[in-house]
c-di-GMP-I riboswitch aptamer from Candidatus Brevifilum fermentans, 92 nucleotides, folded computationally. Its mean pLDDT, the model's own confidence on a scale to 100, is 84. Of the family's consensus pairs, 95% are formed in the model. Taxonomically the source falls in Candidatus Brevifilum (Bacteria, Bacillati, Chloroflexota, Anaerolineae).
RNA sequence: CAUCUACAAAGGCAAAACCGGCGAAAGCCGGCGACGCAAAGUCAUGGGUCUACCAUCACAGACAAAGUGAUAAUGACCGCCAGACUGCUAAA
Numbered sequence: 001c002a003u004c005u006a007c008a009a010a011g012g013c014a015a016a017a018c019c020g021g022c023g024a025a026a027g028c029c030g031g032c033g034a035c036g037c038a039a040a041g042u043c044a045u046g047g048g049u050c051u052a053c054c055a056u057c058a059c060a061g062a063c064a065a066a067g068u069g070a071u072a073a074u075g076a077c078c079g080c081c082a083g084a085c086u087g088c089u090a091a092a
Stems, first nucleotide, its partner, number of pairs: 005090001012037002018031005035079001041085003045082003048077003055071005
């Protein structure tokens, strides 16, 4: 110096719920709050999962509108896994 990961120290992040806002939704932002997290820091790169406004097809309907179902991501989730980049402390 690098890797790994105990015991500590300094700290850090913030699940669910609730309140307000944005969004068709998934979900996101802020406040409050802590389930937990050694990367629960950043990146949608691979896989996976979630949603379906619009669109297409079908049903139904009155030839309409609305409705129901299916397909479908360029939308979302990094606190789903993997990968990439970066980072505090300190034994064996």